[in-house]
């Protein structure tokens, strides 16, 4: 000093000005409504895709199975998970690490091109054997031609029915044998488990695909906040009173006025409610490798309803251009990453300009 990996964090900043949106307050004499001023809150790590899990809410539901979906090593965490820790095995990497993960036991598929043969496979080449013809003087030589033997060699292929060596054989071949590999049992042994190691024995030896159907196992009612609730005009409907005077006219009487009035039940428009204090943020202890749990204080940080979080100025920042040898100077960009909430939350996935912190590996040099 250079290469890499795997984590965690930031998402321009500080101010004037005007504006929107929720809340309190205040003033408009009073409650409601509106408005004034004033004070406070006012997007994000992904609000995203809606791909999973759950709170919540209405319907259904006695148990149970069938059927259809998901999910899959182990042990953990959690309200729950297609998540997350930590652990096992694979497989790639010097390495740090990163990726995958039930079962081809049953019973069925499937496999493209090249290859004689691709599934209890196969003899094209080559090798070997007998026969029969031919060359040859003859022959254990050579050619042809049948018939049978043969997976040791070639040669196709993602994959050709273990791998090297030695006997053995006409050639061969797990045919036998030694060791390696893999499988399957037994016993010890460490692990809670998955699974490690050690040791023996067996038969020479098994092909591949489960994001094929299928087996096993676990788990799953069903719709979603446009759920769901509450109030409730007017206009129809019911029921009762009313021109013998109901009803209005500020609470009662007179006076004036005159045809509707009052209840009731659903329930539209409209309004409220659900609505944001929560599996909930900080910080310290504590308990655990760790995911994550307890405990203490401490704070409240969005709540619209066609749906605000927007403009503009200055100053510093950062990119980018352009002049300077260089300090800097001028421009242009704030679309100056990637996006913008809409019933909460916990994950995954995606998208992303630039930058900071730690860990850990590798390789070189230097003391």
């Nucleotide at each position: 000093g250079g290469a890499g990996u795997c984590g965690g964090c930031c998402a321009g900043g500080c101010g004037g000005c005007c504006g929107c949106g929720g809340u309190g307050g205040u003033c408009g004499a009073u409650c409601c409504a509106c408005g004034u001023c004033c004070a406070u809150c006012g997007a994000g790590g992904a609000a995203a895709g809606u791909c999973c899990g759950g709170a919540c809410u209405c319907c259904a539901c006695a148990g149970g199975g069938c059927a259809g979906g998901a999910c899959g090593c182990u042990g953990g965490g959690u309200a729950a998970c297609c998540c997350c820790c930590a652990g096992g095995c694979g497989u790639g990497g010097c390495g740090a690490c990163a990726c995958g993960c039930g079962g081809c036991a049953c019973g069925u598929g499937c496999a493209a091109c090249a290859g004689a043969a691709a599934g209890c496979a196969g003899a094209c080449c080559g090798c070997c054997g007998a026969c029969g013809c031919g060359g040859u003087c003859a022959g254990u030589c050579c050619g042809c031609g049948u018939c049978g033997g043969u997976a040791a060699g070639g040669g196709u292929g993602a994959a050709a029915c273990g791998g090297u060596g030695c006997g053995g054989u006409a050639a061969g071949a797990g045919c036998g044998c030694a060791c390696c590999g893999g499988c399957g049992c037994c016993g010890g042994u460490g692990g809670u488990g998955a699974c490690g190691c050690c040791g023996g024995c067996g038969g020479c030896c098994a092909g591949g695909u489960g994001a094929a159907c299928c087996c096993c196992g676990u788990c799953c009612g069903g719709a979603g906040c446009a759920a769901g609730g509450c109030c409730a005009a007017g206009c129809a409907g019911g029921u009762g009173c009313g021109u013998c005077g109901a009803g209005g006219u500020g609470g009662c009487c007179c006076g004036c006025u005159g045809a509707g009035c009052a209840c009731c039940a659903g329930g539209u428009a409209g309004g409220c409610c659900g609505c944001u204090g929560g599996a909930g943020g900080c910080c310290g202890g504590u308990g655990g490798u760790g995911a994550c749990g307890c405990c203490g204080g401490c704070c409240c940080g969005a709540g619209a309803g066609a749906g605000a979080u927007g403009g503009u100025c200055g100053c510093c920042c950062c990119a980018c251009c352009g002049a300077g040898c260089a300090a800097u100077c001028g421009g242009u960009g704030c679309u100056g990453a990637c996006a913008g909430a809409a019933u909460c939350c916990g994950g995954c996935u995606u998208a992303u300009c630039g930058g900071c912190c730690g860990g850990c590996u590798c390789c070189c040099c230097c003391c």
Record summary: A computed fold for a 367-nucleotide RNA, annotated as Bacterial RNase P class A. Rfam family: Bacterial RNase P class A. Gene Ontology terms of the family: dimeric ribonuclease P complex, ribonuclease P activity and tRNA processing. By type it is a ribozyme.